[in-house]
Context: one part of a larger RNA
RNA sequence: GUCUGCGAGUUAUUGCCCGUAGCAAGCUUAAGCCGGUCACCGGCGGAAGCGCAGCGAAAGCGAGUCCAAAUAGGGCGCUUAGUUGCUGGCAAUAGACCCGAAGGGGAGGUGAUCUAACCAUGGCCAGGAUGAAGCUUCAGUAAAAUGAAGUGAAGGUCCGAACCGGUCAACCUUGAGAAGUUGUCGGAUGAGCUGUGGUUAGGAGCGAAAGACUAAUCAAACCCCCUGAUAGCUGGUUCUUUCCGAAAUAUAUUUGGGUAUAGCGUCGGAUGCUGACUUGCGGAGGUAGAGCACUAAAUAAGCUAGGGCCCCUACCGGGGUACUGAACUUAAUUAAACUCCGAAUACCGCAGGGUGAAGUCCGGCAGUCAGACGGUGGGGGCUAACCUCCAUCGUCAAAAGGAGAAUAAUCCAAACCAUCAGUUAAGGUCCCAAAAUAUCGCUCAGUGAAAAAGGAUGUGAUUCUGCUUAGACAAUGGGGAUGUUGGCUUAGAGGCAGCCAUCAUUUAAACAGUGCGUAACAGCUGACCCAUCGAGCGGAAUUGCGCCGAAAAUGAUCGGGACUUAAGCGAUAUACCGAAGCUAUGGCUGGCGUCGCAAGACGUCGGGGUAGGAAAGCGUUCCAAGUGCAGCGAAGUGGAAGGGGUAACCGACCAUGGAGCGCUUGGAAGUGAGAAUGCAGAC
Numbered sequence: 001g002u003c004u005g006c007g008a009g010u011u012a013u014u015g016c017c018c019g020u021a022g023c024a025a026g027c028u029u030a031a032g033c034c035g036g037u038c039a040c041c042g043g044c045g046g047a048a049g050c051g052c053a054g055c056g057a058a059a060g061c062g063a064g065u066c067c068a069a070a071u072a073g074g075g076c077g078c079u080u081a082g083u084u085g086c087u088g089g090c091a092a093u094a095g096a097c098c099c100g101a102a103g104g105g106g107a108g109g110u111g112a113u114c115u116a117a118c119c120a121u122g123g124c125c126a127g128g129a130u131g132a133a134g135c136u137u138c139a140g141u142a143a144a145a146u147g148a149a150g151u152g153a154a155g156g157u158c159c160g161a162a163c164c165g166g167u168c169a170a171c172c173u174u175g176a177g178a179a180g181u182u183g184u185c186g187g188a189u190g191a192g193c194u195g196u197g198g199u200u201a202g203g204a205g206c207g208a209a210a211g212a213c214u215a216a217u218c219a220a221a222c223c224c225c226c227u228g229a230u231a232g233c234u235g236g237u238u239c240u241u242u243c244c245g246a247a248a249u250a251u252a253u254u255u256g257g258g259u260a261u262a263g264c265g266u267c268g269g270a271u272g273c274u275g276a277c278u279u280g281c282g283g284a285g286g287u288a289g290a291g292c293a294c295u296a297a298a299u300a301a302g303c304u305a306g307g308g309c310c311c312c313u314a315c316c317g318g319g320g321u322a323c324u325g326a327a328c329u330u331a332a333u334u335a336a337a338c339u340c341c342g343a344a345u346a347c348c349g350c351a352g353g354g355u356g357a358a359g360u361c362c363g364g365c366a367g368u369c370a371g372a373c374g375g376u377g378g379g380g381g382c383u384a385a386c387c388u389c390c391a392u393c394g395u396c397a398a399a400a401g402g403a404g405a406a407u408a409a410u411c412c413a414a415a416c417c418a419u420c421a422g423u424u425a426a427g428g429u430c431c432c433a434a435a436a437u438a439u440c441g442c443u444c445a446g447u448g449a450a451a452a453a454g455g456a457u458g459u460g461a462u463u464c465u466g467c468u469u470a471g472a473c474a475a476u477g478g479g480g481a482u483g484u485u486g487g488c489u490u491a492g493a494g495g496c497a498g499c500c501a502u503c504a505u506u507u508a509a510a511c512a513g514u515g516c517g518u519a520a521c522a523g524c525u526g527a528c529c530c531a532u533c534g535a536g537c538g539g540a541a542u543u544g545c546g547c548c549g550a551a552a553a554u555g556a557u558c559g560g561g562a563c564u565u566a567a568g569c570g571a572u573a574u575a576c577c578g579a580a581g582c583u584a585u586g587g588c589u590g591g592c593g594u595c596g597c598a599a600g601a602c603g604u605c606g607g608g609g610u611a612g613g614a615a616a617g618c619g620u621u622c623c624a625a626g627u628g629c630a631g632c633g634a635a636g637u638g639g640a641a642g643g644g645g646u647a648a649c650c651g652a653c654c655a656u657g658g659a660g661c662g663c664u665u666g667g668a669a670g671u672g673a674g675a676a677u678g679c680a681g682a683c
Base pairs, nucleotide, nucleotide: 001683002682003681004680005679006678011094012093013092014091015090016089017088019086020085021084022083023082026050027049028048032044033043034042035041036040054061055060064076065075066074067073097236098235100233104226105225106224108223109222110221116200117199118198119197120196121195122194123193124192125190127159128158129157130155134151135150136149137148138147139146163187164186165185168183169182170181171180202218204214205213239617240616241615242614243613244612249262250261251260252259253258263368264367265365266364267363268362269361270360271359273356277353278352279351280350281349282348283347289341290339291338295335296334297333299331300330301329302328306324307323308321309320310319311318312317371396372395373394374393375392376391377390378389379388380387401412402411403410416587417586418585419584421583422582423581427577428576429575430561431560432559436574438572439571440570441569442568448563454548455547458545459544460543461542462541463540464539465538466537467536475532476531477530478529479528481505482504483503486500487499488498511526515524516523588607589606590605591604592603593602594601595600618672620669621668622667623666624665625664626663627662628661629660636656637655638654639653643650644649
């Protein structure tokens, strides 16, 4: 892991409620007793309980009573239905649906064969090195001190085996091993190592102290018990069908992943048009927008009080000002906490329509309190986030189907079942791949199929404007002169370093010179003119589609192929395809209505669904009564009718098997398995 079996809302008491049965202003017995066909039944038993009257704190009064001065008003009552069983739902108390802690407690017990310390008694430490004190001799001294040589053999001394340890590294790491192996390393006469026997223990021991160790267990051992501790936490919770169908919000909370009440669901009862929605009328409002009349902000100009600076002045005072500048005026602005104004919606009320799987009220039972994305209006943030917080609508959640390549939330659209029928939605119609190789334009970038500021004789459309057969634009040829080298400046300045002026003449035209150039000239060129040529050529604006700007990490791509008068983009027209939508035909089923005693028939509206509420059934074991089958073959097991039933399931018959078993109507439950790192067994 698989298979088989086992495996989770039970029981008791009390309470509330639905249903049902008995009796009813009453209902019921409890313990106990008597009897019998004795785990049970029948009878007795009225103690006691609930109900029949309430109000008031109470005295008390009483269909009333309390407050009160009240015959006023108000509160709670009265104008009647209960009670006892049984089934079911739910709650409380109990282990209370099941499994699951780490834990807390026990004057219960077992452990020192591991390990810590200690006690008693034994054992062990190759070899080598160093050479303390003391002593002897000599030297030395007045005597000592002192020195030298020898002797000697001390030491938590040195090197290093056994022995004890475990520094570093590699290997091993489903190991040879629940701590090892190999190399390396520390101690090795000592606070040394070790054998045997013994002592100390669980809030206790022991500890050269690490919370270490106390039998692979230690911030309180192990076994047993309280114990089914508790778990606002995680996991699991077993057959079918039918009807309806949520929430992820408010308030409170040692509250935030829990709970209570309300909101939203469901079932029953009551009510009976009150509902959503819609039409009309009437309201309150200060949002969007707008505005500047207030408040506040903010720009420019004008005018000007005040101030600064300068000047005149003994003082008073006066003048100037390319400084500043309140108020005011003009122009143009801004605002969530501005408003002289001011919608659309939404909201409230009244009246009409509205019979809806509407509303409202009472009662039983819930679940929900982590929401998510999208559109819109906002706050926070960076007008960042698949960000966060509100409001409002939608979808998902709890919704399948079609489109979007794939893709909860987008678009279309709500699946009771069947059909090899039709018709549409979104979206599509070259091939993959169902359906148009439709029409008119645009695009050349594979733009389409990602992007900004900015840039560009890309190209289409529209508009304005200039030049032009008296010849434009471009190109080619020619001219482009004279006074003059203008004057000044300057070493020089001759169109062309700079300053000033920029005239006149000849002309078809030609600048006191547009650029290059020279030391300065020269030279080239332009403006301007003529000729050649012969019809359009320039400058702006708006706009469509394109271009550049454009760099990312495994191999690229529009879903792919591929596509260029398109299979791209814009517009237009007609057809077609396209879903579980709608329609058609048949069937099942719920609510309501009509008919009917009922069964049912007809009509009409419904039947996606998580949490959850409500309803109807299937099957398992046992019991009672009834009724059947069975050695001419029970149960079980393997098949099973193109058998039955919407389903859970039922099942003739065949085989196997070899002794019991069904069905009907009731009753009682150890009543349904795929999940719980479920439990046991097998493989």

Predicted 3D model of a 683-nucleotide part of an RNA (large-subunit ribosomal RNA, domain II) from an Opitutaceae bacterium. Taxonomically the source falls in Opitutaceae (Bacteria, Pseudomonadati, Opitutia, Opitutales). It matches the Rfam family "Bacterial large subunit ribosomal RNA".